[in-house]
Context: one part of a larger RNA
RNA sequence: CGGUCUUUAAGGAACUAGGCAAAUUAACCCCGUAACUUCGGGAUAAGGGGUCCCGUCCUGUCUUCGGAUAGGCGGGCGCAGUGAAUCGGCACCGGCGACUGUUUAUCAAAAACACAGGUCUCUGCCAAGUCGUACAGACGACGUAUAGAGACUGACGCCUGCUCGGUGCGGGAAUGUUAAGGAAGGCGGUUAUUGUCCCGACUUGUCGGGACGAGAAGCUGGCGACUGAAGCACCCGUAAACGGCGGCCCUAACUAUGAGGGUCCUAAGGUAGCGAAGUUCCUUGUCGGGUAAGUUCCGACGCGCAUGAAUGGCGUAACGACUGGUGCACUGUCUCAAAGACCGACUCG
Numbered sequence: 001c002g003g004u005c006u007u008u009a010a011g012g013a014a015c016u017a018g019g020c021a022a023a024u025u026a027a028c029c030c031c032g033u034a035a036c037u038u039c040g041g042g043a044u045a046a047g048g049g050g051u052c053c054c055g056u057c058c059u060g061u062c063u064u065c066g067g068a069u070a071g072g073c074g075g076g077c078g079c080a081g082u083g084a085a086u087c088g089g090c091a092c093c094g095g096c097g098a099c100u101g102u103u104u105a106u107c108a109a110a111a112a113c114a115c116a117g118g119u120c121u122c123u124g125c126c127a128a129g130u131c132g133u134a135c136a137g138a139c140g141a142c143g144u145a146u147a148g149a150g151a152c153u154g155a156c157g158c159c160u161g162c163u164c165g166g167u168g169c170g171g172g173a174a175u176g177u178u179a180a181g182g183a184a185g186g187c188g189g190u191u192a193u194u195g196u197c198c199c200g201a202c203u204u205g206u207c208g209g210g211a212c213g214a215g216a217a218g219c220u221g222g223c224g225a226c227u228g229a230a231g232c233a234c235c236c237g238u239a240a241a242c243g244g245c246g247g248c249c250c251u252a253a254c255u256a257u258g259a260g261g262g263u264c265c266u267a268a269g270g271u272a273g274c275g276a277a278g279u280u281c282c283u284u285g286u287c288g289g290g291u292a293a294g295u296u297c298c299g300a301c302g303c304g305c306a307u308g309a310a311u312g313g314c315g316u317a318a319c320g321a322c323u324g325g326u327g328c329a330c331u332g333u334c335u336c337a338a339a340g341a342c343c344g345a346c347u348c349g
Base pairs, nucleotide, nucleotide: 001344002343003342004341005340006339007338008337010335011334014333019330027051028050029049030048031047036041038155052076053075054074055073057072058071059070060069061068062067077081089328090327091326092325093324094323095322096320097319101113102112117153118152119151120150121149122148123147129139130138131137156315157314158313159312161245162244163243166242167241168238169237170236171235172234175233176232177231181227182226185223187221188220189219190218193214194213195212196211197210198209199208200207201206202205246264247263248262249261250260273307274304285301286300287299288298289297
């Protein structure tokens, strides 16, 4: 000097990002217990009191008559009677998530995931969906729409507005467009045959060869009117599908404000709620509360930079090793440090 413990005058959170850590509390019996509430809870709420030993004493209950148990009365000792150990600190106001659960084995336990409940979509059974190379086989399911699968939301209460122009999905079939394939008809290549010219042979008009042309059928190359499904275009529907939910100007007997009016744009212009919010930049917004003093906190206000309704909105009792603020109690967290125990470090060996 460090580690693990113990104790501490006066003060008592002044410490600190933050009461982190520590301390307080604690068992059993009796009394007593608020707001709120989904009437179950909240609740061990909170807040008080008692607890040891002795008695052949008294009362009640039970009794296998031994006693057990609940109280009463009287007495005794200590600083201290749950005498050691084990063994809740409490309360108030917010946020989030309903809850018990689950999770990053090895830095995150949470407001994340799940959840019961809600809604939408698909699926009529050889189901949809899934595994599989498979037309095999299997799961789904020895189930059958009160079932199974997929997606979103997330108890409960009150609710869930407008928009189908874009994207997606469902339906429609007239028209346009549209593939392979089919195909009338052209064009090209090849050449049996044939025309002209040249050369050769002879039996003098025939044969053989060459050059340049024409060219049937067949084969072949490449076009091709027309025909040709779904899809797309097109029409309708659908938002608890993906999503979206305006600007400018004027206006009321002071001022201010703007019920109201005008105009432009849009598919439609944000309804109910909530709101400086886990969302507010400006911002320590403004007002009120709490403090001697409050960038945090609580209640309001609302020019919401950039809230908002199952990417759910707003509430909500209970619950939480969650998170913000406050108080009581308590304390070496601190003012401000000290002493002690043990183990290290250190010195000698």
This is a predicted structure of a 349-nucleotide part of an RNA (large-subunit ribosomal RNA, domain IV) from a Planctomycetota bacterium. The organism belongs to Planctomycetota, within Bacteria. The prediction has a mean pLDDT of 87.